[in-house]
Context: one part of a larger RNA
RNA sequence: GGCGUAGGGUGGAUGCCUUGGCAUCAAUGGCCGAAGAAGGGCGCGGCAAGACUGCGAAAAGCCUCAGCGAGCUGUCUAGCUAGCUUAACUGAGGAUUCCCGAAUGGAGCAAUCCGCUUAGGUAAAACCUAAGCACUCGCUUUUAGCGAGAGGGAACCGGGUGAACUGAAACAUCUAAGUAACCCGAGGAAAAGAAAUCAAAAUGAAAUUCCCUUAGUAGUGGCGAACGAAAGGGGAAGAGCCUAAACCAGGGUAGCUAAGUGGGCUUGAACCCUAAGCUAUUCUGGGGUUGUAGGGCACAGGAAACAGAUUUCAAGAUCUGUUACAGAGUUACAAAACUUUGUCUUAGCUGAAUGCUUCUGGAAAGGGUAACCGAAGAAGGUGAUAGUCCCGUAGGCAAAAGGCGAAGUCUCUGCUUGUGUUCCUGAGUACCACGGGGCACGAGGAACCUUGUGGGAAGCUGGGGGGACCACCCUCCAAGGCUAAAUACCAUUGAUGACCGAUAGUGGACCAGUACCGUGAGGGAAAGGUGAAAAGAACCCCGGGAGGGGAGUGAAAUAGAACCUGAAACCCUAUGCCU
Repeated sequence: GGCGUAGGGUGGAUGCCUUGGCAUCAAUGGCCGAAGAAGGGCGCGGCAAGACUGCGAAAAGCCUCAGCGAGCUGUCUAGCUAGCUUAACUGAGGAUUCCCGAAUGGAGCAAUCCGCUUAGGUAAAACCUAAGCACUCGCUUUUAGCGAGAGGGAACCGGGUGAACUGAAACAUCUAAGUAACCCGAGGAAAAGAAAUCAAAAUGAAAUUCCCUUAGUAGUGGCGAACGAAAGGGGAAGAGCCUAAACCAGGGUAGCUAAGUGGGCUUGAACCCUAAGCUAUUCUGGGGUUGUAGGGCACAGGAAACAGAUUUCAAGAUCUGUUACAGAGUUACAAAACUUUGUCUUAGCUGAAUGCUUCUGGAAAGGGUAACCGAAGAAGGUGAUAGUCCCGUAGGCAAAAGGCGAAGUCUCUGCUUGUGUUCCUGAGUACCACGGGGCACGAGGAACCUUGUGGGAAGCUGGGGGGACCACCCUCCAAGGCUAAAUACCAUUGAUGACCGAUAGUGGACCAGUACCGUGAGGGAAAGGUGAAAAGAACCCCGGGAGGGGAGUGAAAUAGAACCUGAAACCCUAUGCCU
């Protein structure tokens, strides 16, 4: 020195564990903000220096109402002191809530500086306290007042602008992709939505959205790469409405009109009006909303009662109100409050049944033996494996406040038939041309939707669509608007897992978006385990200490805090053999 054996050191693999993650399902909830948010800074403790949590100068808290309750004064973190105990703790509601921050009196290098006005404190000033003082828009009674806005939000949603890498085995049309990114806007969802829709030849369907299918089909496509429907069928959910116009009434503004015209509901008689008439325009209310057309108006009929009004009288007509009847309703379609009641949520309560053992062991829940409960043998904990020890579980019960329903009070609405040389039914629109975009559809035979430029209708004997176009036929009614649910995303709670188990699972099981890096945008870790219980080693010895040896605790200390197990590399000691 090598090989082997034994014992150690180092190291932290492996095994076991789990406080943390991941995923799915279900239920519930979903915006906050000038009444100052989100997010921060600085403070607040009897002893309190630091950190977490909580809170805000009323500062680990204050008040009220409930629940629970014999203990409490949060954690790292023990102890002392002083207290509370109608406390503490849990839930709901309220009060307070410094400074910065949209930040809003002015300024500013955020958490700071400097003001003005009014009121109060004072005899007055200084000083202090309180309230107010930004900008934009709208309304109004306009030197003023009132209201709204501003900012934030992980994902989800609508819109605007809009790539490239890449694929096509190169690359240009194409693809990636209307993706990423940026911007604007909204909500708890958003968007869409009650047919100028689809169909197919029929006695058709009947808003939108989402899922399954149709179907990788029909198609599109340097017919390459690739892209890729719809009708129909089956489900989830279901809900329909309001206006513009015609016409009527009233108000405003402007103009016209001196009467034989016109108006005051009609007819007859009387009376009145220079606006109480007419025209234009505008506002409010009524009316009205559709396609086998509908509505207005006029005329002609039909339909509960009563009362009132329409200059006067008579007759009629119309309108208004009340009652009765019928219908509807608070998320669209008008809108508010109350009563009763059910259910859910935010604290909780109750809740059956086992003993023995001279078995093992440190410990019994294990073994043995004899029982019991079960609408409860889910799970967790307890010194090893517990239905009957604890917490729970099945079942049953409970709320000041809030959510969601139901019933009622209540509120709202209510005509109809026929006829017509009558009026209305959304215009720079439909449509056309050129140039684009969207439709699965790349200009193609290219309909349909949309629109930058130019042209430009009809108006019900009207107009759009049915994939060029034409005819017939069928179907619908554009150029105004609203609309819950089924859907997306997230959080909370509950349940579950042929999900992970500390190099895994979230980046983060641990004081992690921390330490650290970067001017910055941004990047971004490592790090779990004594033991059943600290019983965490009094005392003695060596040593300056660190550390160690005894003693003691413990089942175990090679479980001693650098702490479960403790692999390998690597190092050492002892020894056998070989050299």